[in-house]
RNA sequence: GGGGCUGUGGUGUAGCUUGGUUAUCAUCCCAGCCUUGGGAGCUGGAGACCCCGGUUCAAAUCCGGGCAGCCCCA
Numbered sequence: 001g002g003g004g005c006u007g008u009g010g011u012g013u014a015g016c017u018u019g020g021u022u023a024u025c026a027u028c029c030c031a032g033c034c035u036u037g038g039g040a041g042c043u044g045g046a047g048a049c050c051c052c053g054g055u056u057c058a059a060a061u062c063c064g065g066g067c068a069g070c071c072c073c074a
Base pairs, nucleotide, nucleotide: 001073002072003071004070005069006068007067010027011026012025020057029045030044031043032042033041050066051065052064053063054062
């Protein structure tokens, strides 16, 4: 220098070629129930689409340019 893959709550992850409901699930955290207390269990809640721009009525998803990580070639 060229190419490929990846980037979503604190952590991990689904959704990405079907563009459309309040963005999924687990764990962590907060509150409540339960318990003599704790743990376990149950209920509820808070918290996220790497950045910028474009297309569209509507973008995590499609397009362009960047940034970061990993891998391959030179």
RNAcentral holds the sequence, with entries from ENA. The RNA shown here (transfer RNA) has 74 nucleotides and comes from Candidatus Pacearchaeota archaeon ex4484_26. NCBI's taxonomy places the organism under Archaea, Nanobdellati, Candidatus Pacearchaeota. Its Rfam family is "tRNA". The family has 954 seed sequences and 5,335,975 matches in Rfam 15.1. The family's RNA type in Rfam is transfer RNA. Model confidence (mean pLDDT): 82 of 100.